[in-house]
RNA sequence: AGACUAUCAAGAGACGGUGAGGGACAUGGCCCUGCGAUCCGUCGGCAACCCUCAGCAAUGAGAAGGUGCCAACUCCAUCCCGCCAGGGAAAGAUAAUUU
Numbered sequence: 001a002g003a004c005u006a007u008c009a010a011g012a013g014a015c016g017g018u019g020a021g022g023g024a025c026a027u028g029g030c031c032c033u034g035c036g037a038u039c040c041g042u043c044g045g046c047a048a049c050c051c052u053c054a055g056c057a058a059u060g061a062g063a064a065g066g067u068g069c070c071a072a073c074u075c076c077a078u079c080c081c082g083c084c085a086g087g088g089a090a091a092g093a094u095a096a097u098u099u
Stems, first nucleotide, its partner, number of pairs: 001099003005095004013043005021032003026078004044070003049066002051062004074091001079088003
C1' cells in the first nucleotide's frame, strides 16, 4: 500500500515550548483561533478494537500492556430515495485479521 470485517449521536485537557493558521481532499457554508491556531514535549483523562479474568456459550467484569481518541454527528452539504424529518451510498477515520 491492497483486501476484508466491525465501529463512527456517547465520552475525555491541562501545562511548557513554538507563533498563524486550523477544522482530511475539492467547492460552498458554518465555526475555532494572539483570551494563542499548528506542531512537539510532559502529565492527565476517555473509550474498550486487540488484551486480561470468569464462563461451554451468550455474556459479564477489568484496564497492566499494543493501538486509538480528548470543539462542533466524521462540523454540515455535495451522489441516490424522500415534501420535510430522515434513510442509504461514496469518501474518510480507527481497530482486528490477512496479502
Predicted 3D model of a 99-nucleotide RNA (SAM riboswitch aptamer (S box leader)). Its mean pLDDT, the model's own confidence on a scale to 100, is 86. The model forms 97% of the base pairs in the Rfam consensus. It was read from a public genome assembly, where an Rfam model found it.